[in-house]
Predicted 3D model of an 84-nucleotide RNA (Glycine riboswitch aptamer) from uncultured Iamia sp. The model forms 94% of the base pairs in the Rfam consensus. The sequence is in RNAcentral, with records from MGnify. Its Rfam family is "Glycine riboswitch aptamer". Rfam describes the family as follows. This family represents the bacterial glycine riboswitch. Lineage of the source: Bacteria > Acidimicrobiia > Acidimicrobiales > Iamiaceae > Iamia.
RNA sequence: ACGCUGGAGAGCGGCCGGCCCGACCGGUCCACCCAAGGUGCAAGCCGGUCCGCCGGUGAACCUCUCAGGUCCCGAUGACAGCGU
Numbered sequence: 001a002c003g004c005u006g007g008a009g010a011g012c013g014g015c016c017g018g019c020c021c022g023a024c025c026g027g028u029c030c031a032c033c034c035a036a037g038g039u040g041c042a043a044g045c046c047g048g049u050c051c052g053c054c055g056g057u058g059a060a061c062c063u064c065u066c067a068g069g070u071c072c073c074g075a076u077g078a079c080a081g082c083g084u
Base pairs, nucleotide, nucleotide: 001084002083003082004081005080006079011030013029014028015027016026017025018024031070032069033068037066038064040062044057045056046055047054048053
């Protein structure tokens, strides 16, 4: 990397439109979730120093909520296990 398996969270929301007037679809507003992706950072390490500090590098399941998502179904899915 590929294949298989497991794998969560959050609105029964408001309004408008479409429509077979009802499910569904679209738009919008507020509330919320974080486990596609993305943002930020600790220790440590490196360099400089007026020895107080300054700069660089630096992870995540932490952080932010840009993206994505929030009845069920379906889908997404970090991460984990098995096999190649």